A computed fold for a 348-nucleotide RNA from an uncultured Bacteroidota bacterium, annotated as Bacterial RNase P class A.
Its Rfam family is "Bacterial RNase P class A". Gene Ontology terms of the family: ribonuclease P activity, tRNA processing and dimeric ribonuclease P complex. The family's RNA type in Rfam is ribozyme.
């Protein structure tokens, strides 16, 4: 210097002319000023703010989470640490992932191969008996071999008919207890006891949490009509209702349901001042908090936020388009800049 990968930042700004929407002012058929689509506005996956229903609740079911400590309005999120795993390594380290409670409560499952996946016996070994000397039968065994991802914890010695934790020594793993360090998870160490393994985004068990619906929520105003007709059920023998399901209980209750028919469907609020943003100080490893100063940055309703020219910058293109709002997560994405890792080439 180039290439590849990973991560972060950014996703444009100024000006001229014309145009669109909102707000404000005004001399109000007009004019002036200010502002105007994202880092994901996307998915609708989580959590909330807000609005409505309930204030008489209980149980079951259902759903979610699950190491420790912290942050936050809250979260299945974020930060830090521990443990385990993966990749790489100059073996110091670096990066990434976690689906991280319980297998000693129980029930399942582990294909194929293999005798057998836990009540083990194919080959083999040993004892006894028979034998045509090739082998066969009964019993014992589970060390060696085979199969397999995994085969009754491993190595060595003793012992045995041959063997086996059968015994011993040293280890591995698990559980319990003690000591030391740590807020803790946990780590180190010692002792005792024990010994198939895996699997719980398998059923399950344990602990914690959860009311629901959703801005087409909800509230107000105006207008209009036929408060119509029929049937069924019900009126204390209580239909129906109390906004996720079932059930018990409690409360309200004279209407409710279905069909036919008639009228209306317009406007305002909700609607953007917020757990908001920028800068700086302090505290903290950090997430974040706190103090001070400053700023006001869309509100459409069939849906506005645009077009052209020039300039600036390292660059200006891709993915893409607000609809109640905010905090996260996930997915899509191009040119560029910065940092890291690896490789190639050249020079010293």
């Nucleotide at each position: 210097a180039c290439u590849a990968c990973c991560a972060a930042c950014c996703g444009a700004g100024c000006u001229a002319u014309c145009g669109u929407g909102g707000c404000g002012c005004u001399u109000u058929u007009g004019g002036c000023g200010c502002c105007a689509a994202g880092g994901a506005a996307a998915g609708u996956c989580c959590g909330g703010a807000c609005a409505g229903c309930a204030c008489a609740g209980g149980g079951c079911a259902a759903u979610g989470c699950a190491c420790c400590g912290g942050c936050u309005a809250a979260c299945g999120g974020c930060c830090g640490g521990g443990u385990g795993g993966c990749g790489u390594u100059u073996c110091g380290g670096c990066g990434c992932c976690a689906a991280c409670a319980g297998a000693a409560a129980g029930u399942g499952c582990c294909a194929c191969a293999g005798a057998a996946a836990a009540u083990a016996a194919c080959u083999g070994u040993c004892a006894c008996g028979c034998u045509u000397c090739g082998g066969c039968g009964u019993g014992a065994u589970g060390a060696g071999g085979g199969u397999g991802a995994a085969a009754a914890c491993g190595u060595g010695a003793g012992g045995u008919a041959a063997g086996a934790g059968c015994u011993c020594a040293c280890g591995a793993c698990a559980a319990u207890u003690g000591u030391u360090g740590g807020c803790a998870a946990c780590a180190a160490u010692a002792a005792u006891u024990g010994u198939g393994g895996g699997u719980a985004a398998a059923c399950c068990u344990u602990g914690c949490a959860u009311g629901c619906u959703g801005u087409a929520a909800u509230g107000c105003c105006a207008c209009a009509u036929a408060g119509g007709c029929a049937a069924g059920c019900g009126u204390u023998u209580g239909a129906g209702g109390g906004c996720g399901g079932c059930u018990c209980g409690c409360c309200c209750g004279a209407g409710c349901u279905u069909g036919c028919g008639g009228g209306u469907a317009g406007g305002c609020a909700g609607c953007a001042a917020c757990a908001u943003c920028u800068c700086a100080g302090c505290a903290g490893c950090a997430a974040u908090g706190u103090u001070g100063a400053g700023a006001g940055c869309a509100g459409a309703u069939a849906a506005a936020u645009g077009a052209u020219g020039g300039c600036u910058u390292a660059g200006a293109a891709a993915c893409a388009g607000a609809a109640u709002c905010c905090g996260g997560c996930u997915u899509a994405u191009g040119a560029g800049u910065u940092g890291g890792u690896a490789g190639u080439u050249a020079u010293u």